[in-house]
A computed fold for a 160-nucleotide RNA from uncultured Enterocloster sp., annotated as Lysine riboswitch aptamer. NCBI's taxonomy places the organism under Bacteria, Clostridia, Lachnospirales, Lachnospiraceae, Enterocloster. The sequence is in RNAcentral, with records from MGnify.

RNA sequence: CAAUAGAGGUGCGGAUACUAUCAGUACCUGUUUGGAGGCAGCGAAGCCAGGGAAGAGCAGGGAAAGGAGGAGCCGCCGAAAUGUACUGCUUUCGCAGGCAGUAUGUUGGGGUGCAGUCGAACAGGCUGCACACUCUCACCAAACGGUGGAGGCGCUAUUG
Numbered sequence: 001c002a003a004u005a006g007a008g009g010u011g012c013g014g015a016u017a018c019u020a021u022c023a024g025u026a027c028c029u030g031u032u033u034g035g036a037g038g039c040a041g042c043g044a045a046g047c048c049a050g051g052g053a054a055g056a057g058c059a060g061g062g063a064a065a066g067g068a069g070g071a072g073c074c075g076c077c078g079a080a081a082u083g084u085a086c087u088g089c090u091u092u093c094g095c096a097g098g099c100a101g102u103a104u105g106u107u108g109g110g111g112u113g114c115a116g117u118c119g120a121a122c123a124g125g126c127u128g129c130a131c132a133c134u135c136u137c138a139c140c141a142a143a144c145g146g147u148g149g150a151g152g153c154g155c156u157a158u159u160g
Base pairs, nucleotide, nucleotide: 001160002159003158004157005156006155009077011076012075013074014073018069019068027061028060029059030058031057032056033055037048038047039046041095042094043093044092080107081106082105083104084103085102086101087100088099089098090097108134109133111131112130113129114128115127116126117125118124135151136150137148138147139146140145
């Protein structure tokens, strides 16, 4: 230097099915009222609308997606997540947004609290800060242990 195999543990991620939530919401129909706008965030185009728009009441019907949960299964230990740029797809078009890929940067891991953001949500995700815990390595130590943001493109073992 290369290859192979491993370790951290409330470890990381994926797909299907199920369950709850989303929600008696959106939406549809009928009717009453209303009286000019409505069509996802913005703009344009287009469509609907005094033969009655939005809104509101009553009655009947009534979802889904994303996100979440536990069990099992699958792939793993930069697992993965995320910032920026570019490319492709997506929405009628543009911007914003969403999904995927590439390049590059940051983050060892999970937890708790606070703040911000996404979200229907008090679920959960993401980011930052703080706090200890934990793993690895370095140094110190007779030893128990201590110090270190130092840290994964790392560490350990074997082979060449």